[in-house]
Context: one part of a larger RNA
RNA sequence: AGACGGGGACCCGCACAAGCGGUGGAGCAUGUGGUUUAAUUCGGACAUACGCGAAGAACCUUACCUGGACUUGACAUAGUAAGAACUUUCUAGAGAUAGAUCGGUGUCUGCUUGCAGAAACUUAUAUACAGGUGCUGCACGGCUGUCGUCAGCUCGUGUCGUGAGAUGUUGGGUUAAGUCCCGCAACGAGCGCAACCCUCGCCAUUAGUUGCUAACACUUCGGCUGAGCACUCUAAUCAGACUGCCUUCGUAAGGUGGAGGAAGGUGAGGACGACGUCAAGUCAUCAUGGCCCUUAUGUCUAGGGCUACACACGUGCUACAAUGGUUGGGACAAAGAGCAGCGAUACCGCGAGGUGGAGCAAAUCUUAAAAGCCGCUCUCAGUCCGGAUUGGAGUCUGCAACUCGACUCCAUGAAGUUGGAAUCGCUAGUAAUCGUGGAUCAGCAAGGCUACGGUGAAUACGUUCCCGGGUCUUGUACU
Numbered sequence: 001a002g003a004c005g006g007g008g009a010c011c012c013g014c015a016c017a018a019g020c021g022g023u024g025g026a027g028c029a030u031g032u033g034g035u036u037u038a039a040u041u042c043g044g045a046c047a048u049a050c051g052c053g054a055a056g057a058a059c060c061u062u063a064c065c066u067g068g069a070c071u072u073g074a075c076a077u078a079g080u081a082a083g084a085a086c087u088u089u090c091u092a093g094a095g096a097u098a099g100a101u102c103g104g105u106g107u108c109u110g111c112u113u114g115c116a117g118a119a120a121c122u123u124a125u126a127u128a129c130a131g132g133u134g135c136u137g138c139a140c141g142g143c144u145g146u147c148g149u150c151a152g153c154u155c156g157u158g159u160c161g162u163g164a165g166a167u168g169u170u171g172g173g174u175u176a177a178g179u180c181c182c183g184c185a186a187c188g189a190g191c192g193c194a195a196c197c198c199u200c201g202c203c204a205u206u207a208g209u210u211g212c213u214a215a216c217a218c219u220u221c222g223g224c225u226g227a228g229c230a231c232u233c234u235a236a237u238c239a240g241a242c243u244g245c246c247u248u249c250g251u252a253a254g255g256u257g258g259a260g261g262a263a264g265g266u267g268a269g270g271a272c273g274a275c276g277u278c279a280a281g282u283c284a285u286c287a288u289g290g291c292c293c294u295u296a297u298g299u300c301u302a303g304g305g306c307u308a309c310a311c312a313c314g315u316g317c318u319a320c321a322a323u324g325g326u327u328g329g330g331a332c333a334a335a336g337a338g339c340a341g342c343g344a345u346a347c348c349g350c351g352a353g354g355u356g357g358a359g360c361a362a363a364u365c366u367u368a369a370a371a372g373c374c375g376c377u378c379u380c381a382g383u384c385c386g387g388a389u390u391g392g393a394g395u396c397u398g399c400a401a402c403u404c405g406a407c408u409c410c411a412u413g414a415a416g417u418u419g420g421a422a423u424c425g426c427u428a429g430u431a432a433u434c435g436u437g438g439a440u441c442a443g444c445a446a447g448g449c450u451a452c453g454g455u456g457a458a459u460a461c462g463u464u465c466c467c468g469g470g471u472c473u474u475g476u477a478c479u
Stems, first nucleotide, its partner, number of pairs: 001479002003476003007473007015463002019426005026318008034309002042053002064304007073129001077128002079125005086103001089100004107118004131293002134291003141286001142282003145278001147276001152191006158167003171182003197270004204237005211229003216226002242264001245258002248255002307445001320419001324378002327375003336367003341360002346355003385416001390411007432455007
């Protein structure tokens, strides 16, 4: 100087407390461990692994296993020789592949009777080499997690100290903040904080189609049409908030209350992550040193596996019901996506879906709400709750749904009556609850992830305690 303390002082955080809803019990989904297996490919492991890499394992993917094949190779560059490229059909085989066979003489240049050369591409051959999701993340780059959006981490000059170092950065206040003020052997500065960026909230200007409709007209009653651009909206620019004003406390910084205002003291949310820590993670995104394989640890191929199942754990979904279930009627979104696509109206089917194809490269067309509201019924039951499981019949995608897809209909109707010890999230348009879209994607194991809106709470006395963190100080046999 640090680190640590079941030392002290001060302060902060959904850290506790006050509340609301969960997990832990059930069934299922999903990930992991274990076990099994020919293989169940690999990585990730307290917090910071476990709906994680994977924004989608039937084949492919695929790296794993079994079997069958290849050896200059599936891919790149270079030599020589031959041939247009390309293409049809058949045989054997699980396919890779092997054999046979039909058609075909191109493009550019010189030059055009013919011939030569070039560019691709194919075949044969030889060697340099290719190739490796093989090892090492404890050799590395890049990227990332975490402490932590915590308020810290340092430097120059000066001064103090023999020196390591100190000072500044401590102190008194204040702040979300090393934020600012005052003081001070310090004076300044840098990386962080804040602001500058994006979205939302109010107004104005510009613009008015595909959007809108106040007035006028028309109407098939639909902003449909004429008309208009006021309003909503769209999307560019501007304005607005600064403790600016008032009160009061304070030397000041700043604090309390108030006015006006759409918004008030960081307006709300996002992006943004200092010096560093964990030899943290990743050689399987990529890149790369070293090592290793080279008729195999490379490459192709069929089938299987990654989906196994006594069990254990994590994360979720659905429930156990009446603030509910069934059923009928009729409302209200936002943000997206769409041409090998989204697919109206109509017809068929109980339904998944099928037939058909209007419109739309979309403010024009399509995809499309649920909870809620008004009625009916059920009356506390393992039930008209709950839907697992199983049998049967189907639909769709796709060469192909056996291993191993999703969905529909009929039947079946399990556990479950609110969950031990323990434990998690959340402070406002939040929690809770309700549905909708998107990426990946032929299809889908999505109940995941991510985005969007609808309805919409309770509670915070306070900082004694638990956890984590910051500043100062103290002890130490630790560095």
Small-subunit ribosomal RNA, 3' major domain from an uncultured prokaryote, 479 nucleotides, folded computationally. The RNAcentral record of the full RNA draws on ENA. Rfam family: Bacterial small subunit ribosomal RNA. Gene Ontology terms of the family: ribosome and structural constituent of ribosome.